[in-house]
Molecule: transfer RNA
Organism: Candidatus Aenigmatarchaeota archaeon
RNA sequence: GGGUCCGUAGUCUAAAGGUAGGACGCGGCCCUUACGAGGCCGAGAUCCCGGUUCGAUUCCGGGCGGACCCA
Numbered sequence: 001g002g003g004u005c006c007g008u009a010g011u012c013u014a015a016a017g018g019u020a021g022g023a024c025g026c027g028g029c030c031c032u033u034a035c036g037a038g039g040c041c042g043a044g045a046u047c048c049c050g051g052u053u054c055g056a057u058u059c060c061g062g063g064c065g066g067a068c069c070c071a
Stems, first nucleotide, its partner, number of pairs: 001070007010024004018054001026042005047063005
């Protein structure tokens, strides 16, 4: 330098055009003599800039970052 794949809460992982779901973790309440476990509730995320579209996490272009392969 070229190619392929990937980038979503603190962490892991779904959603593949229709207003982002789950697990762990975190906070509150219940339960317990207390802790843990358990139950209920809550906060918390789409790497960035453009384009297409009524609508973009999703499709397209560019950039940034990561993994692998080629040179």